[in-house]
Molecule: small-subunit ribosomal RNA
Organism: metagenome
RNA sequence: AGAGUUUGAUCCUGGCUCAGAACGAACACUGGCGGCGUGGAUUAGGCAUGCAAGUCGAACGAGAAAGCUCCCUUCGGGGAGUGAGUACAGUGGCGAACGGGUGAGUAACGCGUAGGAAACCUGCCCUGUAGCGGGGGAUAACAGUUCUAACGAGCUGCUAAUACCGCAUACGACCCCACUUCCUCCUGGAGGAGGGGUGAAAGAAGGCCUCUGAUUUAAGCUUUCACUACAGGAUGGUCCUGCGUCCCAUUAGCUUGUUGGUGGGGUAACGGCCCACCAAGGCCGCGAUGGGUAGCCGGCCUGAGAGGGUGUCCGGCCACACUGGGACUGAGAUACGGCCCAGACUCCUACGGGAGGCAGCAGUCGAGAAGCUUCGGCAAUGGGCGAAAGCCUGACCGAGCGACGCCGCGUGAGCGAUGAAGGUCCUACGGAUUGUAAAGCUCUGUCAGAUUGGGAAGAAAAUCCGGGGGUUAAUACCCUCCGGACUUGACGGUACCAUCAGAGGAAGCACCGGCUAACUCCGUGCCAGCAGCCGCGGUAAUACGGAGGGUGCAAGCGUUGUUCGGAUUCACUGGGUAUAAAGGGUGCGCAGGCGGGACGAUAAGUCAGAGGUGAAAUCUGCCGGCUUAACCGGCACACUGCCUCUGAAACUGCCGUUCUUGAGUCCGGAAGAGGAAGGCGGAAUUCCUGGUGUAGCGGUGAAAUGCGUAAAUAUCAGGAGGAACACCGGUGGCGAAGGCGGCCUUCUGGUCCGGUACUGACGCUGAGGCACGAAAGCUAGGGGAGCGAACGGGAUUAGAUACCCCGGUAGUCCUAGCCGUAAACGAUGGGCACUAGGUGUCGGGGGAGUCUACCCCCUCGGUGCCGCAGCUAAUGCAUUAAGUGCCCCACCUGGGGAGUACGAUCGCAAGGUUGAAACUCAAAGGAAUUGACGGGGGCCCGCACAAGCGGUGGAGCAUGUGGUUUAAUUCGAUGCAACGCGAAGAACCUUACCGGGGUUUGACAUCCAGGAGACAGGUGUGGAAACACACCCUCCUUCGGGCUCUUGGACAGGUGCUGCAUGGCUGUCGUCAGCUCGUGUCGUGAAAUGUUGGGUUAAGUCCCGCAACGAGCGCAACCCUUGCCCUUAGUUGCCAUCAGGUAAAGCUGGGAACUCUAGGGGGACUGCCGGUGACAAACCGGAGGAAGGUGGGGAUGACGUCAAGUCAUCAUGGCCCUUACAUCCCGGGCUACACACGUGCUACAAUGGUCGGUACAAAGGGCUGCGAUGCCGCAAGGUGGAGCGAAUCCCAAAAAGCCGGCCUCAGUUCGGAUUGGAGUCUGCAACUCGACUCCAUGAAGUCGGAAUCGCUAGUAAUCGCGUAUCAGCACGACGCGGUGAAUACGUUCCCGGGCCUUGUACACACCGCCCGUCAAGUCAACCGAGUUGGCUGCACCCCAAGUCGCUGAGCUAACCCUUUCGGGGGAGGCAGGUGCCCAAGGUGUGGUUGGCGAGGGGGGACUA
Repeated sequence: AGAGUUUGAUCCUGGCUCAGAACGAACACUGGCGGCGUGGAUUAGGCAUGCAAGUCGAACGAGAAAGCUCCCUUCGGGGAGUGAGUACAGUGGCGAACGGGUGAGUAACGCGUAGGAAACCUGCCCUGUAGCGGGGGAUAACAGUUCUAACGAGCUGCUAAUACCGCAUACGACCCCACUUCCUCCUGGAGGAGGGGUGAAAGAAGGCCUCUGAUUUAAGCUUUCACUACAGGAUGGUCCUGCGUCCCAUUAGCUUGUUGGUGGGGUAACGGCCCACCAAGGCCGCGAUGGGUAGCCGGCCUGAGAGGGUGUCCGGCCACACUGGGACUGAGAUACGGCCCAGACUCCUACGGGAGGCAGCAGUCGAGAAGCUUCGGCAAUGGGCGAAAGCCUGACCGAGCGACGCCGCGUGAGCGAUGAAGGUCCUACGGAUUGUAAAGCUCUGUCAGAUUGGGAAGAAAAUCCGGGGGUUAAUACCCUCCGGACUUGACGGUACCAUCAGAGGAAGCACCGGCUAACUCCGUGCCAGCAGCCGCGGUAAUACGGAGGGUGCAAGCGUUGUUCGGAUUCACUGGGUAUAAAGGGUGCGCAGGCGGGACGAUAAGUCAGAGGUGAAAUCUGCCGGCUUAACCGGCACACUGCCUCUGAAACUGCCGUUCUUGAGUCCGGAAGAGGAAGGCGGAAUUCCUGGUGUAGCGGUGAAAUGCGUAAAUAUCAGGAGGAACACCGGUGGCGAAGGCGGCCUUCUGGUCCGGUACUGACGCUGAGGCACGAAAGCUAGGGGAGCGAACGGGAUUAGAUACCCCGGUAGUCCUAGCCGUAAACGAUGGGCACUAGGUGUCGGGGGAGUCUACCCCCUCGGUGCCGCAGCUAAUGCAUUAAGUGCCCCACCUGGGGAGUACGAUCGCAAGGUUGAAACUCAAAGGAAUUGACGGGGGCCCGCACAAGCGGUGGAGCAUGUGGUUUAAUUCGAUGCAACGCGAAGAACCUUACCGGGGUUUGACAUCCAGGAGACAGGUGUGGAAACACACCCUCCUUCGGGCUCUUGGACAGGUGCUGCAUGGCUGUCGUCAGCUCGUGUCGUGAAAUGUUGGGUUAAGUCCCGCAACGAGCGCAACCCUUGCCCUUAGUUGCCAUCAGGUAAAGCUGGGAACUCUAGGGGGACUGCCGGUGACAAACCGGAGGAAGGUGGGGAUGACGUCAAGUCAUCAUGGCCCUUACAUCCCGGGCUACACACGUGCUACAAUGGUCGGUACAAAGGGCUGCGAUGCCGCAAGGUGGAGCGAAUCCCAAAAAGCCGGCCUCAGUUCGGAUUGGAGUCUGCAACUCGACUCCAUGAAGUCGGAAUCGCUAGUAAUCGCGUAUCAGCACGACGCGGUGAAUACGUUCCCGGGCCUUGUACACACCGCCCGUCAAGUCAACCGAGUUGGCUGCACCCCAAGUCGCUGAGCUAACCCUUUCGGGGGAGGCAGGUGCCCAAGGUGUGGUUGGCGAGGGGGGACUA
């Protein structure tokens, strides 16, 4: 620090996801040791048991027992001492308000921070001052007695105090009266002197004899502690204030003790805190009120920081203590381990009543993914009480449990190659890897362990002794300092050290497709599974599962959850809004924000200095302590904040003065569809009246509906009515926008130019608010010509609720009022300033110009186009910014759900405004690029159409295919580009299929080991054969062996699967003209350029131009063949000349001319001429020529496409079979047959058929072959064998043609299927299932529907011939020649293709993509008759406990009065009663928020 993911690729926007760190965690697997931390986050759910707050005898009264000792005894016991002034209990004091727990409540002065209290309190502690006199009456304990199950309670009697109550005293204090000083923040505060009034106290212990009394000694003195009053301090608290402190505005208004005042009450104290009266206020858009959530902070986590998240442990504050209410005591509580009441719950009960509160420490149950011992000790630290010893202390210190976290250590180290064995992998079978790893050798000894030994620090005090000092009368006591002595450790015999033994006891987890470090084999086969995102898995998966290997971390490692980060993805730092999400439809304008120049003043902001505070801990730096680290300590820094004081005065603010440039006013001009109202006008449509006139009009692609003989349309004249204003008219004008268009008048808004007189910042923006706001729509009333939703009809169509046509109602128009939206768009908010220009246009001014057409120059304002810098993702924008800045407003934050639901609000309604969530997806998007596509455009090709000729589709047959059938009908090929295709030839064989019968090292190859000596062959038997059995015959050798058989083992074999694992080969687009590269240039980039453009060509062929210049594969040419000529050669071919010769014949001699054969060469290149063209390329025409613009034909097939075809030609990876999926044999099948299709043959006839005669080829083939002449047969053929390995012989007859005869338009003398019979040939064998021949038979068919194929010249058509395969079998295939046409105007259309361009939401690329309904299941949300909970407002009822008030006839010790001392009365108090308030409860009525809900409407995702 980034990465993955939208696309074919690119850039951008944008979301999702990952890598990091962290945690009070949990879960899976695993687990050696130690240190330091940490551990109920959920049910503030319920709790058994124990402990967690007591202490003081130096405040007080009382006061045991057991035991022991002694005495007495009637032997039952009793007494004394001790235990012991001990225990228990009580009065009293202090403490119990601390410490400990929890986070429910609380959005609050609760917390944080800074201040204030002149409005306050403060026990114990410290300092100071002054005191501490003298009395009184009770009461618990106790004793007795009564009630009760219990808890407890009552009565009678006794007694003490530092308990309680009067009195005295009063330096302070407080109150009243009147006087005064100082201070101040000016509601007051602090004092001073005087007078009057009010209110205190308690003793205990030690020591001593100086004073007093005195016998020890005390009532005395002294010391200490305690007590009283006051003042001060310290500490702790209480109250008040500024600022800060979460979400929702789909919560916008809240409030009656409410806000203030006066008076009073109350409190420690201010205060509506409470009350009476008076006034009517107070809070709120800077967010009141309401709802939701939450303890707050120091800090902690994260982050570069700013921020974001969080508040566990430790520390500060707050709140709470079963729930709710209440007070008492007290310095302090409205009290966790106190009280009272109500409620819920639990327990006890004798049913009458009682008891209880772990959110203290342990522990238990429950719920939960989940969190420990019912431990030790007060040794340390701290706390309470005490004079102290000491007691108490689940605070605390320790130990235990948990890998929960952090930190440290170990599981060994060195050497060691036969690179062991084993595993795994490749397989070139030889290696590679695990791997120095192991073994082995040499060592070490941490940790754990052990029979062992030593052994800390944490401890200082207290106490005692001695000494010094203080106090004192004092050398006592007491306090304090120094020295000494004696002890005190839970942890724990722990840490640590030493010793012993021995590598011995100690490694796992995750991952290995990319992100992201790490790869192979096997298994599986869209299954099982994985997955954080993208995505893997459908037979070779580095992604699933296992294994080997590797990578990472390591006593842990992964997963899950959560937070921050990455995310500049809420943007303060640090984002955006033309097209990606996003500018409000427009203006006016309150609040708010921002605001021109100068001077002065001020000091709020700002800046500087100083001070205070910012607790400690934490963080950071340095140093130090535990062996190190974690951890801990010390010092320093820091704590970015707040407050106070002082200062500065530039900037902002505030105040004052001033200025004119911003803004406005004024004067003079100007343009304009700016607005409103009133009036006027002509053209046109329609309607009405009349005339002329007659059969149509109208309408459309074509029609029809419609109108018209009741007279339309057309035409003329007149009239009515409504609406809109042609031409001018213009990227012209005006307006804020919507919008505005005939002419005139009136009223009215804004703008511009010129002048520079006036005001003097008066400005800009603008949340709310107000106004305007197209069309459609709504209400009421008018109006209604044309047009025209809905609707009717006619067409079109598969349908046509549309497009077209004929009609036509609302509406469109007017008046008044609503609605308030729009692609209300420049998809671009407003204002100001700045930043090259060029050109047009509108309005004004100026200059110049015979002073006035115009042109030209300058300038201000508007409106367009082009363009630089700059900006932008790009497109593009560019002085009218989307550039550079400032100010203000609005808006955005992934797609869908959805502008939906609910709520609120506006509206008559329609609907508008505001505006979510659940759920779901891994994208949705913008711009641009290359392709592909388009019933887009341009240009151009092709038998593509057209023009022609002949076919197919109909028939019969042949052949192939589908289908069906079958034991099997083997397999493959399937649009073009499968279907007379693989197959150039299935009777057996072939053959792969089926049935049956056999074989198992195999029908075939190689090797090894053992055995045999033959094997082969012949014969016989069985058999369908294979084969089996029997017999006969039977080896060679150089002795190594060869050959064969047999047994066993390696292995063979497979036309079994996968053409989607492959090679090779092939088809197709397409013989189309294309496909690319290097360098350069341009672009952020994909890409572009080149290859586009202008011409031209069959051609990316060539020329020209050009940021391109070159090059490659294709095209063309080179090759073969054919057409002309020359030359060479001359047999088997040829025969002109010469000779011979025949019935004839190159038959013979000969010839080398010709034809021909087959070698070589020439020839054609737009070379020449003319024209066109750009002076080019080239095209057109012509000459010559056998041939002319590629002469004809062939071979030759660019980059690529179709996962095209082929594992059955062959080869081959992987998988599968191995007495079978191999192999041999016989038979069958591949030849089936209701059908369908493709390709052909033969026809349907007279351009023909048939009979006879007769002519002319080319190219091929031939030795288990072609086979002549001859003979036989009607023929197929037979016989026979000449010749020929072939320019020699043979196949071999060419056929159409030509000549002649017959047939005469008919199912025929056409046609030949089918069937019967008889044969021939091949072959082991023609039944299934061959070809051919003869005789007989003589079917369909009379030119073929929709549709469809081939062909542009030696072509189509037509005619025959040959060859391969092959024993035989050809209508097929491949070749050969003979005869030999027609037509092409042309490129609109169909099909295919090429180039340019355009649109695109396509890229598997239009056979694409994709929308909506319906059907089914699933999900969440909404509505829903209702139903059931939570919270809460208001009103009323009922009032517990309790404070306060009133009362208090009952009760009543202290004080007062009185007394006959019995008492009586008073003050005061108490019980009781009562009033206000009030918890819980009840009733009624609202609000709000959940659950369930028949059903309803829509939505998301998935499946085919």